[in-house]
Molecule: Bacterial RNase P class A
Organism: Fibrobacteria bacterium
């Protein structure tokens, strides 16, 4: 230099004018001050918090699934193991159990699990025909033997080489793989030797299932406090005592039902009482927190401990915006220069994805443009 791998960060800046919203001050006018994100998106997991349910156990259901650790917790993260891809840096992996059971495997193929013979190989054995006096030989491939080679398939009942054989075959042997036993290392997942066994037990569990572990439900519209006015319904009717609950004494507003008593109905009375309106409006919950930044320490790391420092949105039809100027990026022209770049002029067209709503930890997804760090391979030069 070229090609690649991993990680982190920024994501327009400054000023002016006009607004919006939370808080403080003020009698008011107004002044001071806080005001989106790395994902505020998605709502896919986990927790806090709140209310409801709940003795304990079983059945059922859902989820998770190599090992160790981190954490409030997780399906997250870190480190490790194994497998696959890559020369490598590194990336990806639902990665427990298929010798408990049930089931599935389209098409193709002879055969898809204690399988099978289409092409093929063989003629040792039986058979047929021929030759030979005979021993025997030749031919055929009917019975039969075989599973090496071909073919089908995602997958064909260990692989590969040699021996062996009529041809073959773990039939025998070496190596590799596998199984069993034990040894060594490791907390473990697992790895590496050793010995024995000729090989049985193919694949699929994001099929049922088995094993182990975890899990109560609903979400801030949770939940708590809780009015006023209109209107509607009801109770009450004098005097005294008492804070009230209540008690005592009087025998009690007006009208109607012919008069009187009882009873019933209507009216009046108080700016009074109770209930409905309505658990409505409003207020709280609400933002100081598993918090941010800096330093030191423990740890490979996720993370944890200690010290210092800071306060950083809380709306409820829902604020965080608009315009202008300058600068930056980008584009373009001219000049200089080998190039990087420098100087000057012009254009403002363009400068993402997206925007809180109880809070927090993760995952996933989107993102114009740009910056930084580390690592690998290869080539050239010193």
């Nucleotide at each position: 230099g070229u090609c690649g791998g991993g990680g982190g960060c920024c994501g327009g800046a400054u000023g002016g004018c006009c607004g919006c919203u939370g808080g403080g001050c003020g009698a008011a006018a107004g002044c001071c001050u806080g005001g989106a994100g790395g994902a505020a998106c998605u709502u896919c997991c986990g927790g806090g918090c709140a209310c409801c349910a709940c003795a304990g156990g079983g059945c059922g259901g859902a989820g998770u699934g190599c090992c160790a650790g981190c954490u409030a917790a997780c399906g997250g993260c870190u480190g490790g193991g194994c497998g696959c891809g890559g020369c490598a840096a590194c990336g990806c992996g639902a990665c427990g159990g298929a010798a408990a059971g049930u089931g599935c495997a389209a098409c193709a193929g002879a055969g898809a699990a204690a399988a099978g013979a289409c092409c093929g190989c063989c003629g040792a054995u039986g058979g047929a025909u021929c030759c030979g006096c005979g021993a025997g030989g030749a031919u055929c491939a009917c019975a039969g033997g075989c599973a090496a080679g071909g073919g089908u398939g995602a997958a064909a009942c260990g692989g590969c080489g040699g021996g062996g054989u009529a041809a073959g075959a773990g039939c025998c042997c070496a190596c590799c793989g596998c199984u069993u036993g034990g040894c060594u290392g490791g907390c473990a997942a697992c790895a590496g030797g050793c010995a024995a066994g000729g090989c049985a037990a193919g694949g699929c569990a994001a099929a049922c299932c088995c094993c182990a572990c975890u899990c109560g439900g609903u979400g801030c519209a949770a939940g708590g406090c809780g009015a006023a006015c209109a209107g509607u319904g009801g109770a009450c009717g004098g005097c005294c005592c008492g804070a009230a609950a209540g008690g005592g004494c009087a025998c009690a507003g007006g009208a109607g039902c012919g008069g009187c008593c009882c009873g019933c109905u209507c009216c009046c009375g108080g700016c009074g009482c109770c209930a409905c309106g309505g658990g409505u409006a409003g207020c709280c919950g609400c933002u100081a927190g598993a918090g941010g930044c800096c330093g030191c320490g423990a740890g490979c790391g996720a993370u944890c401990g200690c010290g210092g420092u800071c306060c950083c949105a809380g709306a409820u039809g829902g604020a965080u915006g608009g315009c202008c100027a300058u600068c930056g990026g980008u584009c373009u022209c001219c000049g200089g220069g080998a190039a990087a770049c420098c100087g000057g002029g012009g254009a403002u067209g363009c400068c993402a994805c997206a925007a809180a709503a109880c809070c927090c930890g993760g995952g996933g997804u989107a993102c114009a443009g740009g910056c930084c760090c580390c690592c690998g391979a290869u080539u050239c030069g010193a």